A computed fold for a 67-nucleotide RNA from an uncultured Polyangiaceae bacterium, annotated as Fluoride riboswitch aptamer (crcB RNA motif).
Its mean pLDDT, the model's own confidence on a scale to 100, is 76.
[in-house]
RNA sequence: GGUCGCGAUGGCGGUGGAGUCCGCCGAGAACCGCGGUCGAAGGACCGCCAAUGACUCCUACGAUGCC
Repeated sequence: GGUCGCGAUGGCGGUGGAGUCCGCCGAGAACCGCGGUCGAAGGACCGCCAAUGACUCCUACGAUGCC
């Protein structure tokens, strides 16, 4: 590189890792946060919350207090 056969035990739930649980999807998919301004639109710029889908732990970051 070619041919044949088998194949989701896979992927995802807006920022990291892990456990448990829940949900979604089947690769043509699920998923890819919100607001404002500009623009015909595509999109660009600015701002905001959040390391969870939920719970717990760790790590990073932030606030307050104490040593």